[in-house]
Parts: sequence; structure tokens; C1' cells
RNA sequence: CUUAUAAAGAGUGGCGGAGGGACAGGCCCUUUGAUACCACGGCAACCUGCUAAGGCAAGGUGCUAAAUCCUGCGGUUUUACCGAAAGAUAAG
Repeated sequence: CUUAUAAAGAGUGGCGGAGGGACAGGCCCUUUGAUACCACGGCAACCUGCUAAGGCAAGGUGCUAAAUCCUGCGGUUUUACCGAAAGAUAAG
């Protein structure tokens, strides 16, 4: 850079000690211990293997608060929906 996907799903312990949820605004999580890291679990099924297919498995990634937490730009029949952008992940 290209393509695909997203209202589903899945947490305990250890370590450590103040921030975190990409960015901005909001809202939220957090000393009843955040983020990160480690161990052991779990989810899913993009690649992969098997199969005539439907499917099955789980080796490589990924993920495991909240819809990608919501909004952001555009459109419309305007408080809602659709599309795009951005970010994320996978494959190339």
C1' cells in the first nucleotide's frame, strides 16, 4: 500500500505502585490496586492441516471492561440510519 472483518465471544493469580481506555471532545475504568510484564486458563477461526462438501482440528497470529465505549467527515426521510475517514487485526 491492497483486500477482508467488527452490536457475538472469552479471566484468574503473581509482580508492581499511578495512571489507563490510539488521537481530540465526552463518558468511563482505576489505591476495593490502573497500564505494562509474567504464569496458567479461555474466546475466535484470518492464515494453516484434514475433508467431495458441509464441516472438524487448533500449528502461526490475534483477542479476553464498556458496540472499534460514544461522537468526529458526508448524506438523508435528522436525535435515527447509511456511507466514508481514522485506528485495530489478519492475509498478501
Source information
A computed fold for a 92-nucleotide RNA from a sheep gut metagenome, annotated as SAM riboswitch aptamer (S box leader). RNAcentral holds the sequence, with entries from MGnify. Its Rfam family is "SAM riboswitch aptamer (S box leader)". Its family is annotated with regulation of gene expression in the Gene Ontology. The coordinates come from a structure-prediction model, not an experiment, and the mean pLDDT is 86.